[in-house]
């Protein structure tokens, strides 16, 4: 720094993810070199080789070798064999002796401890080899013994006896400086404990010899003393892991004498005395671990590690012990004991790979039983030399780092192939081929190291020396190479042999296709996958590392998520329920004196390596060498003194003491009072009372309730009473009295820092609980009963039993809350109230103005994540305590401590999940407020819902009963009309370029028309008839028909949850947003909230808002008035003719009316209301009309993943002799049933007959049809007039006169069904409409329960269109007559603003 908690937003706060490391492992892939580096498990067990042996110049034997030399025997002899003497040589064994074996090397098991790291000490110590001291001395005796013989035991391992002999093996004597002990003397230091040194006497300890050399000698050794160096031993201060759910441990324990034991000190060991010692600053006891340099991380600081390398330590099969030695308590020594393994004659024996390599096992894992002592180091030697699995190599293994290479360069027809495509093309891609080149690796043939410095000889010069001997130093000269014929180099070969892993949804850098379709998988954290997956699998293409890449484990990092640098604690996780107080910490002003703390200078040490820096070498670099720098620490020492801190003296401002003086439900303890409940007794007094939303249970004629009277009992304290008082805090309320605490004011006086907090500890501690032993009137858990209720183990109701009350004892929690620990200082006001002063004035009170302590509200600054706190801090600083680290598991289990018990205090882990959480903000909700609307409701009028029929729908049947639509907003909806067609469905017959469409070919114009077969589609056989343009007259061409070919056609198949488009809802609701400014970390807010007022975000006033879009109103239309102009096909008033009548003519423009223009209405006038003299109400007038005049058309942002993929268009998918497509028939019309929409009704406001009278608005040439004629009638003939203000459809009905019907299933209702006809139509059988005759069915007002409508409205009645041959009770419209009510807004429903709560946001 990122991701993830939400709609969003700050904030807390976990998970996670990118970085960097590894002795690693898995997977997949693998070309070389170089340097490193490799049992983290089983300190499991080990077969087999090596890994410490060496000195002949300490010794003895015995063996071989060689030199002489003698016998034998063979041979002429040289010689060869045997034997024997002498002498020689460490070549070779055994042994006695000396050194080494305590180094090196291996492992980490144990160890929490002076093991380790630091720095000191030691006046409390040892030291072989090796220096120096050019000290000192090495005289002279001695008696053994291995080996080896000989005898014995024993499988064996060995092991006894006796008999000999050497030594630098052993042991006495002599001499001895020093030293040890004692006894004196004298000087320095001293922590007073001793030390260090001069000095004299006494005691006591030594030795070996080799070797060179003719000798002198000389070297090497050996004893001895004192120091040197390196090396060990002991002590100490610091520093060192977790647990307290481990709190007490300790008997050689702590000290002291005094003894003994060590190389030394010491309870290290005993004897004795005393009773101490360690621990909350963590003893013990339990876990876990080798320690450090240093490694990895990280900016530091800090975490985490301790593999290789180097330091230490600690260990060698487990324990256990000591010998030997200068060192061990000893890895490859010994003795005991245990395991385990071997051998055995069964008596007894031998063994220790955490040494190098190997083996088995265990494990996710981890090499060769290799070469050499050339180097480099080590033992032993005087030396050669010999030993060395220390080592230096080599081999295994991408395990790490580092370095190379796999090819360079040129090359666009941007091939081919692949992938994608929007079909143009784009990538892949100069990538490839093709053309010039190079040659590291590889692989062949050749030369070929550095590492090697010297040893021993020999030469020389020097130096010791008497000496050219010996010996030293120097120079020269002089063998040796495991790696290895290996690095390196030169020739040759030929781009030839050498590239993979991951990963491409965000985080994180890389996109597309196909498949899959919540399956198969993917995944670190979020999350992908349910048919258009950048998340899965695969290609393609990309991206990142590259002989690697990815994974998995881990460490640190981010993580300020334990916060020393760096964290919090009102509400996120946290302030102990509260006080006293001990240990701890912290602490006022003055002086001084110290220098512990701290500051600063100087010296020492902080080992090499490493890390950093400079330089060097390996062609570089990894790696190696020199060299310098750091090492922040410890310890000495000098020096400063501001601060702390210790001393010493003082001081009054914290702090406390006395004195005066008032408030107060502070605490105990005894006393007292009235109200009231209840009961007990008497009295009145009668039928009910009590209770509830309603009831009942429950009392009550045995007399209650109610009412008076007296009395009994217990418990509580109305008014007063108050964000008023008191107390730490729980908490505390009549009155009186007693006995106490504590705060507060007001001065004086006094002590003199005596303060603050406070781990542990004590004390207190509301209810409710429990124990005894009282009391018990009211409430009252359990519990009983009534009721509610789907149930009601509730909530209501009637009782009721602990308890509630007293005394003593527990208990120890509470939302014990200001969710706010206590002190001290300091940092704007302003307002109240409690207590006690002061000042001003007054005769006194009030007022006023001020102090001091309390208790409140409001507020700047600041602070807060916002909320909010804000002199009573949540500001600002300092002291002390406590506490807190994701949720859940859990305040649980386990332990332990407390309780009579209930329980309480302390307090985990597995397991789980990606979050839990905190304020905020914006929606949605509310059986949550407040405002206001709407036929919501109420007040009314009619229906629905019952019946018969119609029509849609579900269901069910069927071959098929095509398809969508499903609350509201599907259901007389798509359907403005399903007999065929429509038709998308069934069934059966057909067609494959298809019914239509574009393009090539052929052939024919087109057309029109006849016969056969067939249920049709269709398939055959004919006839007729030749047009237009243009010609070179052969023929071309446009257009239509048909055959043929291929690219394509079709498709009401699916996906409306891939979409366009359109429509439906909310809802004609009044809301929905921008800009800019402002506020707020921020998401948002404001604006658009408030007062008002409207149908309205309608307008006005106010305001950190000022504008502004989309709606809303208006503009459009139609209607009601009225004017103008027009004046036919409508009109006809006045003139004229004319008819039996009729605007029928002539005229006429008055009127109606027709249609086009316009006026008219704005709250404009006027009066109340309002009141901000705004907006806008109410009324009245005038006026056709009056507050928007009626209707209409017009539907902001959005929402329902709403409806349509079958109106139409279109992505994906799916079918292609069928899911296309033609035809016939059938189906959509089915029918136990449910259901919505409707029409008829049930009848007298009616029915039936006869008379009679008023519309608007519409249609029509493939039409509408008039008059006449015929039919009971649908209708039939007729054809006039009309392309329509003319003609036609047309009769309007209901009203209106009049008559009959008289309340019945009827002269109401007309289903049902017989029969008979009418019209459309190819064609009415499934399955059309109408007409006559008869037929007469449910049905006599509709249960819950729901619909419409507020005025020309609802109820009624008729008329017209649209679809359309026909078919209308649907549906769109005209007009006709024409109502009743609205008190109100509590309720129901919707819906708009404001607010509130909220654990909801797919939003109840």
């Nucleotide at each position: 720094g990122a991701g993830u908690u939400u709609g969003a937003u700050c904030c807390u706060g976990g998970c996670u993810c990118a970085g960097a490391g590894c002795g690693a492992a898995c997977g997949c892939u693998g070309g070389c070199g170089g340097c490193g580096u490799g049992c983290u498990u089983a300190a499991c067990a080990c077969a087999u080789g090596c890994a410490a042996g060496u000195c002949g110049a300490g010794u003895g034997c015995g063996c071989a070798g060689c030199u002489u030399u003698c016998u034998g025997u063979a041979g002429c002899a040289a010689u060869a064999c045997a034997g024997g003497a002498a002498g020689u040589c460490g070549g070779c064994g055994c042994a006695c002796g000396g050194c080494g074996c305590a180094c090196g090397g291996g492992u980490g098991a144990g160890u929490a401890a002076c093991a380790c790291g630091u720095g000191g000490g030691c006046a409390a110590c040892c030291u072989g080899c090796c220096c120096u001291u050019u000290g000192g001395a090495u005289g002279g005796g001695g008696g053994a013994u291995a080996c080896c013989c000989c005898c014995g035991c024993g499988a064996a391992a060995g092991c006894g006896g006796g008999a000999c002999u050497a030594a630098u093996a052993c042991c006495g004597c002599a001499u001895g400086a020093u030293a040890u002990u004692c006894c004196g003397a004298g000087g320095a230091c001293u922590u007073c404990g001793g030390u260090c040194u001069u000095u004299g006497g006494a005691c006591u300890c030594a030795a070996a010899g080799c070797c060179c050399g003719c000798a002198a000698g000389g070297g090497c050794g050996u004893c001895u003393a004192a120091g040197g160096a390196g090396g060990g031993g002991c002590c100490c201060g610091c520093g060192c892991c977790c647990g307290a759910u481990u709190a007490g441990c300790u008997a050689g324990u702590u000290g002291g004498u005094g003894a003994g034991g060590u190389a030394a000190c010491g309870g290290c060991u005993c004897a004795c005395c005393a009773a101490g010692g360690c621990a909350a600053u963590g003893a013990u006891c339990g876990g876990u671990a080798g320690c450090c340099g240093g490694u990895c991380u990280g900016a530091g600081a800090g975490g985490a590690u301790g593999g290789c390398c180097g330091g230490c330590c600690a260990c060698a099969c487990u324990g256990g012990a000591a010998c030997u030695g200068a060192g061990a308590c000893a890895c490859g020594g010994u003795c005991c004991a245990g395991a385990c393994u071997c051998c055995u004659a069964c008596g007894g024996g031998a063994g220790g790979c955490a040494g190098c390599a190997g083996u088995g096992g265990g494990g996710a894992a981890u090499a060769u039983u290799g070469c050499g002592c050339a180097a480099u180091g080590g033992g032993c030697g005087a030396a050669a030399g010999c030993c060395u699995g220390a080592c230096g190599c080599a081999g295994c293994g991408a395990c790490g780092c580092c370095g190379c290479g796999u090819g360079g360069g040129u090359g666009a027809u941007g091939a081919a192939g692949g992938c994608c495509u929007u079909c143009g093309g784009g990538u892949u891609g100069u990538a490839a081929a093709g053309c010039c080149c190079u040659g590291u690796g590889g692989g062949g043939a050749g030369a070929g190291a550095c590492g090697a410095a010297u040893a021993a000889g020999u030469c020389g010069u020097a130096g010791c020396u008497a000496a050219c001997a010996c010996c030293u130093c120097c120079g020269a000269u002089g063998a040796u190479g495991a790696c290895g014929g290996u690095a390196u180099c030169u020739c040759c070969u030929u781009a030839g042999c050498a590239a993979g892993c991951a990963c491409c949804g965000g985080c994180u850098a890389a996109c597309u296709c196909u498949g899959u379709g919540c399956c198969a998988g993917c995944a670190g954290c979020c999350g992908c996958g349910g048919u258009a997956a950048g998340a899965c699998a695969g290609a393609g293409g990309g991206u990142g590392c590259a002989a690697a890449c990815g994974u998995u484990g881990u460490u640190c990092g981010g993580a300020a998520u334990u916060a020393c640098u760096g964290g919090g604690c009102g509400u996120a996780a946290a302030g102990c329920g509260c006080g006293u107080g001990u240990a701890g910490g912290c602490g006022g002003c003055u002086a001084u004196g110290u220098a512990a703390g701290u500051c600063g200078g100087a010296u020492g040490u902080g080992a090499a390596a490493g890390c950093c820096c400079u330089g060097g070498g390996c062609u570089c670099a990894a790696c190696c060498c020199a060299g310098g720098a750091a090492g922040u620490g410890c310890a000495c020492u000098c020096g400063a003194u501001a601060c702390u801190g210790c001393g010493u003296a003082g001081c009054u401002u914290g702090a406390g003491u006395a004195c005066c003086g008032g408030a107060g439900a502070g605490g105990u303890u005894g006393g007292u009072g009235g109200a009231a409940u209840u009961c007990u007794c008497g009295g009145u007094g009668u039928a009910g009372a009590g209770g509830u939303g309603a009831a009942a249970u429950u009392c009550g004629u045995a007399g209650a309730u109610a009412u008076c009277g007296a009395g009994a009992g217990g418990a509580a304290c109305a008014c007063c009473g108050g964000u008023g008082g008191c107390g730490a805090a729980g908490g505390c309320g009549g009155c009186c009295a007693a006995c106490u605490g504590g705060a507060c004011g007001a001065g004086u006086a006094c002590u003199g820092a005596c303060g603050c907090u406070g781990a542990g500890a004590c004390a207190c501690g509301a209810a409710a609980g429990c124990g005894u032993g009282g009391g018990g009137a009211g409430c009252a858990a359990a519990c009983a009963g009534g009721a509610u209720u789907a149930g009601a183990u509730a909530c209501c109701c009637u009782g009721g039993u602990a308890g509630u009350c007293c005394a003593c004892g527990c208990c120890g929690u509470a939302a014990a809350c200001g969710a706010u620990g206590g002190g001290u200082g300091c940092u704007a006001g302003g307002u109240g109230u409690c207590a006690c002063g002061g000042g001003c004035u007054u005769u006194g009170a009030c007022u006023c103005c001020u102090g001091u302590g309390g208790u409140g509200c409001c507020g700047c600054a600041g602070c807060a994540a916002a909320c909010g706190c804000a002199u009573u801090a949540a500001g600002c600083a300092c002291c002390c305590c406590g506490c807190c680290u994701g949720g859940g598991a859990a305040g649980u289990a386990c332990g332990g401590c407390c309780g009579c018990a209930a329980g309480g205090c302390u307090a985990a882990a597995a397991c789980u999940c990606a979050a839990a959480g905190g304020a905020a903000u914006u929606g949605a909700c509310g059986g949550g407020g407040g405002c206001c609307c709407g036929c919501a409701c109420a007040a009314g009028c009619g229906g629905u819902g019952g019946a018969g029929c119609a029509u849609g729908u579900g269901g069910u049947u069927u071959a098929a009963u095509u398809c969508g639509a499903c609350g509201c907003a599907a259901c007389g909806c798509g359907a403005a009309g399903a007999a065929c067609c429509u038709u998308a469905c069934c069934u059966g017959g057909g067609c494959u370029a298809g019914a239509a469409a574009a393009c090539g070919u052929c052939g024919g114009a087109a057309u029109c028309u006849g016969g056969g077969a067939g249920a049709a589609g269709u398939c055959u056989c004919g006839g007729a008839g030749u047009g237009c343009c243009c010609u070179u007259c052969g023929g071309g061409g446009a257009a239509c028909c048909g055959g043929c070919g291929g690219u394509u056609a079709g498709g009401u198949g699916c996906u409306g949850c891939a979409u366009g488009g359109c429509u439906g809802u909310c809802g004609u609701c009044a809301g929905c947003u921008c800009g800019u400014g402002u506020c707020g970390u921020g998401a948002g807010a404001u604006g658009u909230u408030g007062g008002g007022u409207u149908a309205a975000g309608u307008c006005c006033c106010g305001c950190a808002a000022c504008g502004a879009g989309c709606g809303c109103a208006a503009c459009c239309c139609c209607u009601a008035u009225c004017a103008u102009u027009a004046g036919u096909u409508a009109c006809c008033a006045g003139c004229g003719g004319g008819u039996c009548a009729u605007g029928c003519c002539g005229g006429g423009a008055a009127c109606u009316c027709u249609a086009a223009u316009g006026a008219g209405a704005c709250c404009g006038c006027c009066g109340a209301u309002a009141u901000u003299c705004a907006a806008a109400u109410c009324g009245a007038a005038g006026g056709a009309a009056g507050g928007c005049g009626g209707g209409g058309a017009c539907g902001a942002c959005g929402u329902c993943a709403a409806g349509u993929c079958a109106u139409c268009a279109u992505g994906g998918c799916c079918c292609u002799u069928a899911u296309g497509u033609c035809c016939a028939g059938g189906g959509c019309u089915a029918c136990a049933c449910a259901c919505g929409u409707g029409c008829u009704a049930c009848a007298a406001u009616g029915g039936u007959c006869a008379g009679c009278a008023c519309a608007a608005a519409g249609c029509g040439c493939u039409g509408c049809a008039a008059a006449c004629c015929c039919g009971u009638g649908a209708g039939g003939g007729g054809g006039a007039g009309c392309c329509a203000a003319u003609c036609g459809c047309a009769a309007a009905a209901a009203a209106c006169u009049g008559a009959c019907c008289u309340c019945a299933g009827u002269a109401c209702a007309g289903a049902u069904a017989a029969g008979a006809g009418u019209c459309u139509g190819c064609a009415a059988c499934u399955c059309g409409a109408c007409u006559c005759u008869u037929u007469g069915a449910a049905g006599u007002u509709g249960g819950a329960a729901u619909c419409g409508c507020u005025a020309g409205u609802a109820a009624u009645c008729c008329c017209u269109g649209a679809u359309c041959a026909g078919c209308a009770g649907g549906c769109a419209g005209g007009g006709g007559u024409g109502a009743a009510u609205a008190c109100g807004u509590u309720c129901c429903c919707g819906g708009g603003c404001c607010u509130u709560g909220c654990a909801c946001a797919c939003a109840c």
The RNA shown here (small-subunit ribosomal RNA) has 1404 nucleotides and comes from an uncultured Pseudomonadota bacterium. The RNAcentral record of the sequence draws on ENA and SILVA. It matches the Rfam family "Bacterial small subunit ribosomal RNA". Rfam links the family to the GO terms structural constituent of ribosome and ribosome.